[in-house]
RNA sequence: AGAGUGGGCCGGGCGGUCGCAUGUCGGGCACAGGCCCGGCAUGAGGAAAGUCCGAACUCCAUAGAGCACGAUGCUGGGUAACUCCCAGGCGAGGCGACUCGACGGCAUAGUGCAACAGAGAGCAGGUCGCCCCGGCGGUCUCGUACCGUCGGGGUAAGAGUGAAAGGGUAGUGUAAGAGACUACCAGCGGCCCAGGUGACUGGGUCGGCUAGGCAAACCCCAUCGGGAGCAAGACCAAGCAGAGGCUGUCUACAGGGGCAACCCUGUGGGCAUGGGCUGCUCGCUCAUUGCCUCAGGUAGGUCGCAAGAGGCGUCGGGUAACCGGCGUCGUAGAUAGAUGAUCGCCACCCCGCCGAAAGGUGGGGGACAGAAUUCGGCUUAUAGGCCCACUCAACCA
RNA sequence: GGGCCCGUAGCUCAGCGGUAGAGCAGUGGACUUUUAAUCCAUCGGUCCUCGGUUCGAAUCCGAGCGGGCUCACCA
Numbered sequence: 001a002g003a004g005u006g007g008g009c010c011g012g013g014c015g016g017u018c019g020c021a022u023g024u025c026g027g028g029c030a031c032a033g034g035c036c037c038g039g040c041a042u043g044a045g046g047a048a049a050g051u052c053c054g055a056a057c058u059c060c061a062u063a064g065a066g067c068a069c070g071a072u073g074c075u076g077g078g079u080a081a082c083u084c085c086c087a088g089g090c091g092a093g094g095c096g097a098c099u100c101g102a103c104g105g106c107a108u109a110g111u112g113c114a115a116c117a118g119a120g121a122g123c124a125g126g127u128c129g130c131c132c133c134g135g136c137g138g139u140c141u142c143g144u145a146c147c148g149u150c151g152g153g154g155u156a157a158g159a160g161u162g163a164a165a166g167g168g169u170a171g172u173g174u175a176a177g178a179g180a181c182u183a184c185c186a187g188c189g190g191c192c193c194a195g196g197u198g199a200c201u202g203g204g205u206c207g208g209c210u211a212g213g214c215a216a217a218c219c220c221c222a223u224c225g226g227g228a229g230c231a232a233g234a235c236c237a238a239g240c241a242g243a244g245g246c247u248g249u250c251u252a253c254a255g256g257g258g259c260a261a262c263c264c265u266g267u268g269g270g271c272a273u274g275g276g277c278u279g280c281u282c283g284c285u286c287a288u289u290g291c292c293u294c295a296g297g298u299a300g301g302u303c304g305c306a307a308g309a310g311g312c313g314u315c316g317g318g319u320a321a322c323c324g325g326c327g328u329c330g331u332a333g334a335u336a337g338a339u340g341a342u343c344g345c346c347a348c349c350c351c352g353c354c355g356a357a358a359g360g361u362g363g364g365g366g367a368c369a370g371a372a373u374u375c376g377g378c379u380u381a382u383a384g385g386c387c388c389a390c391u392c393a394a395c396c397a
Numbered sequence: 398g399g400g401c402c403c404g405u406a407g408c409u410c411a412g413c414g415g416u417a418g419a420g421c422a423g424u425g426g427a428c429u430u431u432u433a434a435u436c437c438a439u440c441g442g443u444c445c446u447c448g449g450u451u452c453g454a455a456u457c458c459g460a461g462c463g464g465g466c467u468c469a470c471c472a
Base pairs, nucleotide, nucleotide: 002392003391004390005389006388007387008386009385010384012346013345014344015343016342017341018340020043021042022041023040024039025038026037027036028035029034045368049379050378052377053376054375055374056373057229058228059227060226069225070224071223072222073221074088075087076086077085078084089103090101091100092099093098104220105219110218111217112214113213127159128158129155130154131153132152133151134150135149136148137147138146139145140143167185168184169183170182171181172180186210188207189206190205191204192203193202194201195200233303234302235301236300242294243293244292245291246290248271249270250269251268252267253266254265255264256263257262272288273287274286275285276284277283310329311328312327313326314325315324316323317322348365349364350363351362352361353360354359398471399470400466401465402464403463404462407421408420409419410418415452423439424438425437426436427435445461446460447459448458449457
């Protein structure tokens, strides 16, 4: 210097002006919540996203157990919990650093699927081929020969189909062949020994010679799971409507009760009160009202809701994830939803010009995105930049 | 904000492991004086995208993208 692998971090900085939200202080106006002005403080992220997992929290349901349904699936650990993380095993990929794996069970629970092609596709099959026997025909060197064809039989070497045809290589053997037999290799099962907490690994021995694929097919086994979600939910509570209680005055008539005074109900009129017709008075007209209490609860408000499985530093334990001790910090909270706009300087990147260089100067550029109950993860998007560790090839010393 | 559902031809939909289909629409032809209707033929597909499982994926699984649930999914 090149090509790469893994991990961690940043996501421009400072200042001015205007504006927005929340908190707080001061002042002013209203008074049922409140509104206005000024000062000060604070004000998005690594993913705030997708809502894919897991929880906290809240309400509902719930004797216990089981079925069903769903999720997860190598081993050991971490965690509040997890489909997450760490370490290890096994398998796959890469020369390597390293990466990836839904990684229990279809060779001993059962069922199912495999289109097309192909003779045969699931307790396999026999098309061509190879070989044997028999018949017929032909040829000649006239035979226990060769060729062709038909029929019967053996076989699974070879060919062919397919994603897949049921060990591989060599030899023995045979009419031709075949784990039929032998050696080696691969692989399977049982038992034993050794290592490991375990997954598993190494070795020995015996067996049968080979057992196929799919469970992100039904299913079986093991473990876990009640449901809904902060628009959960809790509290306060205008107005209208509802329930109950108390309540105007005079008078006429009718009915009822009472010995009577009088009482109750209904209807009408006057006065009073309130509404409408008007801005006011008169007048007309309508209604009797008004007050108190109550439960549920709408609008609206308050809480939930910002100290949490919290961040940072340090020490200790642990290979690590992580855990523990001590110290320290205070860090958005809206409800139709604030966090914006603009200017200057500096830093970074790109281009042009000047310059031998250092540098100077002019112009341009900066992503993904954006809180809405909170937290732990995963996944996805992301301009540009920084740091650490490691690998490979070539060259040089 | 939360929750749920969907994506296959121009439109509406079926197909849910084995060569992608129907109706309407389009195009051409027949019939008709002509049009409509009818009949025949024909065209047209990144099965939303990417990855995985499988011999094989529209279908099964995961991730992403887009759309809908408009008084009536939830105050």
Predicted 3D model of RNase P RNA and transfer RNA as a complex of 472 nucleotides. Its mean pLDDT, the model's own confidence on a scale to 100, is 78. It holds a member of the Rfam family "Bacterial RNase P class A". Rfam classes the family as a ribozyme.